Molecule: transfer RNA
Organism: Candidatus Dojkabacteria bacterium
């Protein structure tokens, strides 16, 4: 150097014909329960959807660039 996949919550991930409140488990904090802890139960935080622009009436999502990691070729 040339293709290709990834990039969403503190983790691991979904969300796929673009359509309106952006989610799940797992950690947290709080409460119930218990003598206490652990479980189980219930509430509750917490995200500029890796960056920059573009299409569009509406982009996590569609296009183009940049980065990052990963993998095949040379």
């Nucleotide at each position: 150097g040339g293709c290709g996949a990834u990039a969403u919550a503190g983790c691991u991930c979904a969300g796929c014909a673009g359509g309106u409140u952006a989610g799940a488990g797992c950690g947290g904090a709080g409460g119930u329960u218990u003598c206490a802890u652990a479980a189980a139960c219930c509430u509750c935080a917490g995200g500029u959807c890796a960056c920059u622009g573009g299409u569009u009436c509406a982009a996590g999502u569609c296009c183009a660039g940049u980065u990052a990691u990963c993998g095949c070729c040379a």